[in-house]
RNA sequence: AGAGUUUGAUCCUGGCUCAGGAUGAACGCUAGCGGCAGGCUUAACACAUGCAAGUCGAACGGUAACAGAGAAAAGCUUGCUUUUCUGCUGACGAGUGGCGAACGGGUGCGUAACACGUAUGCAACUUGCCUCUAACAGGGGGAUAGCCCAGAGAAAUCUGGAUUAAUACCCCAUAAUAUUAUCAAUUCGCAUGUUUUGAUAAUUAAAACUCCGGUGGUUAUAGAUGAGCAUGCGUUCUAUUAGUUUGUUGGUGAGGUAAAAGCUCACCAAGACUACGAUAGAUAGGGGGCCUGAAAGGGUGAUCCCCCACACUGGUACUGAGACACGGACCAGACUCCUACGGGAGGCAGCAGUGAGGAAUAUUGCACAAUGGAGGAAACUCUGAUGCAGCCAUGCCGCGUGCAGGAUGACGGCCCUAUGGGUUGUAAACUGCUUUUUUACAAGAAGAAACCUUGGUACGUGUACCAACUUGACGGUACCUAAGGAAUAAGCACCGGCUAACUCCGUGCCAGCAGCCGCGGUAAUACGGAGGGUGCAAGCGUUAUCCGGAUUUACUGGGUUUAAAGGGUGCGCAGGCGGUAUUAUAAGUCAGUGGUGAAAGCUUCCAGCUCAACUGGAAAACUGCCAUUGAUACUGUAGUACUUGAAUUUGGGAGAGGUAGGCGGAAUACAUCAUGUAGCGGUGAAAUGCUUAGAUAUGAUGUAGAACACCGAUUGCGAAGGCAGCUUACUAGACCAAUAUUGACGCUCAUGCACGAAAGCGUGGGGAGCAAACAGGAUUAGAUACCCUGGUAGUCCACGCCGUAAACGAUGGAUACUAGCUGUUCGGGACCUUGAGUUCUGAGCGGCCCAGCGAAAGUGAUAAGUAUCCCACCUGGGGGAGUACGUUCGCAAGAAUGAAACUCAAAGGAAUUGACGGGGGCCCGCACAAGCGGUGGAGCAUGUGGUUUAAUUCGAUGAUACGCGAGGAACCUUACCAGGGCUUAAAUGUAGUCUGACAGCUUUAGAGAUAGAGUUUUCUUCGGACAGAUUACAAGGUGCUGCAUGGUUGUCGUCAGCUCGUGCCGUGAGGUGUCAGGUUAAGUCCUAUAACGAGCGCAACCCCUGUCGUUAGUUGCCAGCGAGUCAUGUCGGGGACUCUAACGAGACUGCCGGUGCAAACCGCGAGGAAGGUGGGGAUGACGUCAAAUCAUCACGGCCCUUACGUCCUGGGCCACACACGUGCUACAAUGGUAGGUACAGAGAGCAGCCAGCAUGCGAAUGCGAGCGAAUCUAUAAAGCCUAUCACAGUUCGGAUCGGAGUCUGCAACUCGACUCCGUGAAGCUGGAAUCGCUAGUAAUCGGAUAUCAGCCAUGAUCCGGUGAAUACGUUCCCGGGCCUUGUACACACCGCCCGUCAAGCCAUGGAAGCUGGGAGUACCUGAAGUUCGUCACCGCAAGGAGCGACCUAGGGUAAGAUCGGUAACUAGGGCUAAGUCGUAACAAGGUAACC
Repeated sequence: AGAGUUUGAUCCUGGCUCAGGAUGAACGCUAGCGGCAGGCUUAACACAUGCAAGUCGAACGGUAACAGAGAAAAGCUUGCUUUUCUGCUGACGAGUGGCGAACGGGUGCGUAACACGUAUGCAACUUGCCUCUAACAGGGGGAUAGCCCAGAGAAAUCUGGAUUAAUACCCCAUAAUAUUAUCAAUUCGCAUGUUUUGAUAAUUAAAACUCCGGUGGUUAUAGAUGAGCAUGCGUUCUAUUAGUUUGUUGGUGAGGUAAAAGCUCACCAAGACUACGAUAGAUAGGGGGCCUGAAAGGGUGAUCCCCCACACUGGUACUGAGACACGGACCAGACUCCUACGGGAGGCAGCAGUGAGGAAUAUUGCACAAUGGAGGAAACUCUGAUGCAGCCAUGCCGCGUGCAGGAUGACGGCCCUAUGGGUUGUAAACUGCUUUUUUACAAGAAGAAACCUUGGUACGUGUACCAACUUGACGGUACCUAAGGAAUAAGCACCGGCUAACUCCGUGCCAGCAGCCGCGGUAAUACGGAGGGUGCAAGCGUUAUCCGGAUUUACUGGGUUUAAAGGGUGCGCAGGCGGUAUUAUAAGUCAGUGGUGAAAGCUUCCAGCUCAACUGGAAAACUGCCAUUGAUACUGUAGUACUUGAAUUUGGGAGAGGUAGGCGGAAUACAUCAUGUAGCGGUGAAAUGCUUAGAUAUGAUGUAGAACACCGAUUGCGAAGGCAGCUUACUAGACCAAUAUUGACGCUCAUGCACGAAAGCGUGGGGAGCAAACAGGAUUAGAUACCCUGGUAGUCCACGCCGUAAACGAUGGAUACUAGCUGUUCGGGACCUUGAGUUCUGAGCGGCCCAGCGAAAGUGAUAAGUAUCCCACCUGGGGGAGUACGUUCGCAAGAAUGAAACUCAAAGGAAUUGACGGGGGCCCGCACAAGCGGUGGAGCAUGUGGUUUAAUUCGAUGAUACGCGAGGAACCUUACCAGGGCUUAAAUGUAGUCUGACAGCUUUAGAGAUAGAGUUUUCUUCGGACAGAUUACAAGGUGCUGCAUGGUUGUCGUCAGCUCGUGCCGUGAGGUGUCAGGUUAAGUCCUAUAACGAGCGCAACCCCUGUCGUUAGUUGCCAGCGAGUCAUGUCGGGGACUCUAACGAGACUGCCGGUGCAAACCGCGAGGAAGGUGGGGAUGACGUCAAAUCAUCACGGCCCUUACGUCCUGGGCCACACACGUGCUACAAUGGUAGGUACAGAGAGCAGCCAGCAUGCGAAUGCGAGCGAAUCUAUAAAGCCUAUCACAGUUCGGAUCGGAGUCUGCAACUCGACUCCGUGAAGCUGGAAUCGCUAGUAAUCGGAUAUCAGCCAUGAUCCGGUGAAUACGUUCCCGGGCCUUGUACACACCGCCCGUCAAGCCAUGGAAGCUGGGAGUACCUGAAGUUCGUCACCGCAAGGAGCGACCUAGGGUAAGAUCGGUAACUAGGGCUAAGUCGUAACAAGGUAACC
């Protein structure tokens, strides 16, 4: 010091979360020791038992207990025992009296207060014990407790009688520096007052004891200490608490107190507090401090210290120096206990302890040895204060659990690419060393100084000092010495990122994890286990809470155009802030000094426990408050002066500024009349509606209400809302110019007041048009909408309410300053005014832009820049919610103010790249259009779906599956089914052994596989070879996963795109380049250009084809020459031609003209075989579709192993109510049939192609040349010629079926092709819809090949023959490219997303009612008690009992207010993988959205 998390990515805003520290903690796992601390945070709940405040005999009367002494008596053992007596002595129960008990100890209920803190004051007070000083103590009296007697009661306790003492009580005397009153003088003080001195008068005191030293007593002064009172300042939250108060505020007088005071009372006055927060409510002891933080702050108030409050709850006083009293009293109440039922007792928030509550907090311990306290002269007694010990890892600190060597890097574990490595790991074993600690033994502290007693010294009896003696709970503890032996001692959490640390197995959206993001659906570093590792360590984690990080309440140190946030606008009181100069003052401010700021704590230094924690000493600090002295720049205050801020005056021009009145024309509707006839109107198209009772249309006249075309604009005015025909009256503001006047008069503005669009409300008018609601017609699946026809409130006027809007510039007001350019409105000045001119200046309204600012978009003198002031304000993640409750306002509608529970980890702003749009622009494509021919109808073939089946094997499924894998299923193929068999069975390799067989042939059984029987038989160079068997090692799987993969392929798409380097721009994602203007088939090229270049694509290079040339000339060719044949390159020859097949040429917009900067385009241009990539092929960028394929092949993982492997027979893949795709053949005359006749190219061929001849109607068969092929083999067909058929279900069409055959093959039944004879179905050109094709193309015609025994081929792939039509064009459909735009999409529109309803869960509001708490008011009653009054009783008196009055705790009653709990029912809200209905929003979201 930061990090994670919103997005495809980015920047910002903004929340959530984490890493740190801390705790009086708790829980889980674990645990060796010591030191020092700490230990009911909850029930101020209830308490058994014991202890926690006594002491003094040197105050007193005394003598219950103990001891001693004395006396008496008895027993006798004559010096012992027992009994009795004597307070005589030590002492002492109970009692009188004194002091203490008001301290110490506990707790935090109450208290928001002079309670606390701090600083002052008391001229308004008190203070026992202590200290100093002064003075004094004379005389007298009567009681009373106790003891004794009697009595009541269960007890607690009480009553009566007699008698008695005091340092108890009372009276008299004495008395002042006391008190009171009066007088005189005097000091001080702001005042009330006060100091000192003097005089007079009145009043008030005492106690004794004694060891004779003294101690104690009374009065007074002073001090010290401790209280009391008053005051300034500080001290939580709520305004959804705004008014409170009657002893209340003040005065006079009296009372009262230690003392001031409404503290109390009488009278008088009517005040006092409050927005600087009264009153009320909620919560809470305050401080020093503690935790955290860089600090400022925030949180907290355990332990220790100070103060306060309380002592079962409430009230009250007494005693006393001090209390309204924790271990005192009285009364009331609740509770508990005892009881003889009559009555009594009690108060752990003291120390232990118990129950209860709770996640949770200890021993019914020892001792007064030390420190401190009470009493005492002292010894001493008491002391749960205190000192110690016990329990608890609760915290902090320290120590240990060994150290060194030791490699075959052992065994075992784990992992891997596994004959071997890696890791655990010098770790272990083993060797040596050490002994803190543990164990047992020995020795053994400091803490102790004293008091007392004795002795001594100093001086004057006494005090001070010295010495000796005495005293230890802890504790035989700490510490230390020696002995033995590695011996007695390691866990917890974590390992996806944040965050240090990785692999295997198991699991399979299950089990589970999780602080946030998130992980888990068969290869999980995230779950569980293991190995390994990381961190800390006698602890480690988790949970809870606080601070930090969080600048996320921002004083230090934040914001408000769009993220949350400027009030709708103005006026304006309080408040805040305020121009220039000067004088005074010194409140703020600054400086010095003094006092205080307790100690402890924090910090620094030093020191003591072996160190540390801990403790001690010193210093510093305590940032504060008060007082005082000084300074005077700034602010304040007071005064004086000024003019620039502000205002006023005069003169001008501008304006939809406002209010009231009058007037006007156009349009619309209606009414009347007229002309006129069948429709009008309306829409995407229609219909509702109007109209023959005369509409619409046209003309005339009249009536009505509302709004003001053109001008008109980026214009003007106004505070905003808003304001528009013309004109009159009244009225407001701004601006300019110029003089003069006032002299800071100013700015802003909480509360307040006023204004405030539209809609809405009330009353009364008005009502033409428009038009919520409503009605009808359409649209639609529906249509409570959009569209249409109507139509009421309303819109208009007057008066009164409402008070809100996306009331927006989403931008508060004021002032000052800070580069420019330009337009416009209204003024003024200057210049040659002479022009709609130039220039200067003021006030507005706009545009562009520098700097700056900003997250960016943007803004930019009209700031969102730089500063100051004031307000709002205002705001505090999203939702819940602008909701609920409460309050105020309103006639209502509603407005204003304005939460919480609960829930999510985001919500959001700006910009980027894509994708998308029923957005736009440009462009292309057989995309449409223009054409030609098809499909969809029929029959058949084939593929698919479905169905069926034992099986109909599997895959492919929009385009991009469906004559596809399959370029050929009768067996085989074959993967499927039924049945029968086999279990190392196929191939290959290595090594070893054995054999010379196996195999073949024949035969038997069997469906066959298979099994059985018979038969025949190697070569050799003798090394071996070959073959087989056997053994060992390596099987096999068309089983699953194409969503684990490689490879291959389809598609977008042969579309023109996809990127990179450097530079530049941007905070960044990214952009630029690649855009723009042209051009192209093309990101093709050119020009321009913060880009310059490059790569993959395009093009070209490659192949075929089209022309020519050269070379070559067989099997091809044959012009000329020759030979020969009926005829044929048949032959000799030839290379001319064709052709073959190699190499070249050729085409490049090269030339011309036009356009153009260029690229390029155009031209029936020239030339040319070919002209603008000549035609065709191959060639497929980055990528998309988790596209296809695990069944071509390969391969990870999983699965099967007498089977999911393998062999065989048969069947199936060919099924068939049906649906779809792709084709073939047709429906006929552009044709069929018959006869004749002509012309290809390419490819194939030896288990082959097959000439020819013969037979057969034919498929074929038999015989048989040639050819491994430019040599041999194959009738090309359409075409052409001729004949026939005349429009029919036909001489069209050929399905189907019957019969007979041919061929292949082991075998044509399921299930082959072909031939012949016969049969002769549907079908007469095909609905909606849809496909292909732009030239040698479509259409049409035949031919060949692969696969192949044969073939279901009408398929696929090639080959040639004949050979068209059309394209105006790009509006529309589809697909694509580029640019741009919008976006709430990014799994990217097959996206996102809204609301009702239904289901579950959760919290909340309302609610008839039920119930509880605290507080207040009124009335009644009223204990104890103080005070007062009275008093016939007691007392000599003082006084007391009694009685009465006032006040009050408590109790009762009543009516309300307030805060909770609960509740039938009810309302909305939130959350929840796959519910229902629609599709509101995001694109022009399909009616722009929103307020």
Small-subunit ribosomal RNA from an uncultured bacterium, 1491 nucleotides, folded computationally.